Predicted 3D model of a 90-nucleotide RNA (Glycine riboswitch aptamer). Rfam family: Glycine riboswitch aptamer. Gene Ontology term of the family: glycine biosynthetic process. The coordinates come from a structure-prediction model, not an experiment, and the mean pLDDT is 76.

RNA sequence: AUCGCUCUCUGGAGAAGCUCACAUCCCGUGAGGGCCGAAGGUGCAAGGGGCAUUGCCCCUAAUCUCUCAGGCAAAAGGACAGAGAAUAGA
Numbered sequence: 001a002u003c004g005c006u007c008u009c010u011g012g013a014g015a016a017g018c019u020c021a022c023a024u025c026c027c028g029u030g031a032g033g034g035c036c037g038a039a040g041g042u043g044c045a046a047g048g049g050g051c052a053u054u055g056c057c058c059c060u061a062a063u064c065u066c067u068c069a070g071g072c073a074a075a076a077g078g079a080c081a082g083a084g085a086a087u088a089g090a
Base pairs, nucleotide, nucleotide: 002090003089004087006085007084008083009082010081011080018032019031020030021029022028034072035071036070040068041066043064047059048058049057050056051055
C1' cells in the first nucleotide's frame, strides 16, 4: 500500500397511499386478487472433482432466475458506490 471485517457520513432504483371488513387520531388488524426486486434466501453456465458410463452425483457466479421472505405515498429499509475512522485477520 491492497484486500477482508466493523462503525459513521453521503448518494441510492422498481412496483396500487388497490378493494372489502373491523378499528377511528389511529396510519393499524384480517381477507382478496394485482405488481416489483436491490435486505436475506432458492436455482444454474463454463470450469473442477468422484463413480464408472448413451449417464449419475458433488463443489461452484451475478444486478441473471424464482418471488419463500421482503416491498409497492413519506419515513424506515435498501444491493451497490464514494469518503472517513477503527482493526485482533490475509